[in-house]
Molecule: transfer RNA
Organism: Bacteroidia bacterium
RNA sequence: GGCCUCAUAGUUAAAUGGAUAGAACGAGGGUUUCCGAAGCCCUAAAUCCAGGUUCGAUUCCUGGUGAGGCCA
Numbered sequence: 001g002g003c004c005u006c007a008u009a010g011u012u013a014a015a016u017g018g019a020u021a022g023a024a025c026g027a028g029g030g031u032u033u034c035c036g037a038a039g040c041c042c043u044a045a046a047u048c049c050a051g052g053u054u055c056g057a058u059u060c061c062u063g064g065u066g067a068g069g070c071c072a
Stems, first nucleotide, its partner, number of pairs: 001071007010025003018055001027043005048064005
């Protein structure tokens, strides 16, 4: 330098062109307990950036950024 794959809560990881993005762990609060732990209940938290297509994009297309891999 060329090509390929990936990017979603703090972390891991779903979803599908359709309405309010679902979950686990973690965090905070409550309950319980003599105190903790565990359990149960509640709460907050995410689609890498910019364009394009579309009635509608996390999904499809283009470019960028970042990570990984292959070739040279």